[in-house]
Molecule: FMN riboswitch aptamer (RFN element)
Organism: Pseudoduganella lurida
RNA sequence: UUACGUCUUCGGGGCGGGGUGCGAUUCCCCACCGGCGGUAUGGCCUGCACUGCGGGCCGAGCCCGCGAGCGCUUCCGGUUCCGCCGGAAGGUCAGCAGACCUGGUGCGAGGCCAGGGCCGACGGUAUAGUCCGGAUGAAAGAAGAUGUGC
Numbered sequence: 001u002u003a004c005g006u007c008u009u010c011g012g013g014g015c016g017g018g019g020u021g022c023g024a025u026u027c028c029c030c031a032c033c034g035g036c037g038g039u040a041u042g043g044c045c046u047g048c049a050c051u052g053c054g055g056g057c058c059g060a061g062c063c064c065g066c067g068a069g070c071g072c073u074u075c076c077g078g079u080u081c082c083g084c085c086g087g088a089a090g091g092u093c094a095g096c097a098g099a100c101c102u103g104g105u106g107c108g109a110g111g112c113c114a115g116g117g118c119c120g121a122c123g124g125u126a127u128a129g130u131c132c133g134g135a136u137g138a139a140a141g142a143a144g145a146u147g148u149g150c
Base pairs, nucleotide, nucleotide: 002149003148004147005146006145007144008143009142010141016030017029018028019027031130032129033120034119035066036065037064038063042058043057044056045055046054047053048052061118062117069096070095072090073089074088075087076086077085078084079083100116101115102114103113104112122133123132124131
């Protein structure tokens, strides 16, 4: 340095104002928020042999992927069976799998600049991305410790 094992820690933000109404942080008007890895025409710093060639850090909600949740499948229990209810497991089959255009610059824009738009599990409740709940959970992953091999 790299591969693998074990362990530890960390690992999600946001309703403020007004309206209607018996009742809404759920509807309407304005507002607010953006997990993880990758990519890099941007930004900052920096080295050298300096019109050049390098290095470091940061940089996308809607470009490529991942995660949680729901569904699904399997199993267990309750129920005489079915259906239904509760619990556990699986984790790609992706079914729900969400969302971007216009102008500018440029060799090139999905990423930069400007503008306008759009998206956001399930259960609860006056219809919820922002409240409450499962969740003092789980997890993409990040950092570190340690061991083994090359």